[in-house]
RNA sequence: GCGGUCUUAGCUCAGCUGGGAGAGCGCUUGCUUCACACGCAAGAGGUCGUCGGUUCGAGUCCGGUAGACCGCA
Numbered sequence: 001g002c003g004g005u006c007u008u009a010g011c012u013c014a015g016c017u018g019g020g021a022g023a024g025c026g027c028u029u030g031c032u033u034c035a036c037a038c039g040c041a042a043g044a045g046g047u048c049g050u051c052g053g054u055u056c057g058a059g060u061c062c063g064g065u066a067g068a069c070c071g072c073a
Base pairs, nucleotide, nucleotide: 001072002071003070004069005068006067007066010025011024012023013022019056027043028042029041030040031039049065050064051063052062053061
């Protein structure tokens, strides 16, 4: 230098063929307990790396760019 994969909640990751942004763990509150843990219920938390394009509509498609990893030279 070239090619590929990945980037979504605090962490680990789903998201199928473009139309509701989600799960587990963690966190907060309540119930339970003498108390803690466990368990149960409810809740908070997201510019979907970033910039632009296509589209009525983009996490998803296209282009640029940044970072991580892998391969080739």